Predicted 3D model of a 71-nucleotide RNA (transfer RNA) from an Anaerolineales bacterium. Model confidence (mean pLDDT): 82 of 100. RNAcentral holds the sequence, with entries from ENA. It matches the Rfam family "tRNA". Rfam classes the family as a transfer RNA. NCBI's taxonomy places the organism under Bacteria, Bacillati, Chloroflexota, Anaerolineae, Anaerolineales.
RNA sequence: CGGGGAUUAGUAAAAUGGUAUCACGCUGCUUUUGGGAAGCAGAAACGCAAGUUCGAUUCUUGCAUCCCCGA
Repeated sequence: CGGGGAUUAGUAAAAUGGUAUCACGCUGCUUUUGGGAAGCAGAAACGCAAGUUCGAUUCUUGCAUCCCCGA
């Protein structure tokens, strides 16, 4: 320099244009002499900026970071 891929809660991952989901973790409550385990409830996220659309995590463009391949 060229090509390809990835970016979503604290962590690791889903979601083919229509209420953002699951697991672990976190907080509160119940249970226990206490802790753990278990049960119930709750908080927390679409990398950034534009475009298309009635509507964008999803489609398009640019930027940023990371990974792979080639030179």